[in-house]
């Protein structure tokens, strides 16, 4: 510089053909009995890298730009 893959919860990852975003795990509360702690249960936890388009409707398609990989020059 030029292809090509990723950017979703505090971390690690899902997420069908474009219709209201889940999971483990950590961290909160609670019950429990086997108590350095384990075990179960429920709660919360999100500008889906930024912006703009498209459409009735974007995490998902199109542009741009930023990060991070790996390949070519």
């Nucleotide at each position: 510089g030029g292809g090509c893959c990723g950017c979703u919860a505090g971390c690690u990852c899902a997420g069908c053909u474009g219709g209201u975003a889940g999971a483990g795990c950590a961290g909160g509360u609670g019950a429990c009995u086997c108590u350095u702690a384990a075990u179960c249960a429920c709660a919360a936890g999100g500008u889906c890298g930024g912006g703009g388009g498209u459409u009735c409707g974007a995490c998902u398609c199109c542009c741009u730009c930023g990060c991070g990989g790996c390949c070519c020059a």